[in-house]
RNA sequence: ACACGAUAAUGGCAAACUUAUUGAAAGAUAAGGACGCAAAGCUACGGAUCUAAGGUUAUGUAAUAACUAUGAUCGCCGGGUUACCGAA
Numbered sequence: 001a002c003a004c005g006a007u008a009a010u011g012g013c014a015a016a017c018u019u020a021u022u023g024a025a026a027g028a029u030a031a032g033g034a035c036g037c038a039a040a041g042c043u044a045c046g047g048a049u050c051u052a053a054g055g056u057u058a059u060g061u062a063a064u065a066a067c068u069a070u071g072a073u074c075g076c077c078g079g080g081u082u083a084c085c086g087a088a
Stems, first nucleotide, its partner, number of pairs: 004086002012037002017032006035075001041081003045078003048073003054068006
């Protein structure tokens, strides 16, 4: 240095749920709270998943259905990138 990851040390993050704000929704943010996490740091690049405001189509006149991401998820899996500690 690379790989690897302890019943080590120092610290870190925070699922569900609750409250508030925000958004068409999915979701996000803040506080509380810990299920978990060695990249659960960052990045929507590939796949996957969620939503469907707007748009398109159908029905045919009042709204319903289907499709669609330009909206999301990095705590779904890969890729990229940066980083703490050091037993075997």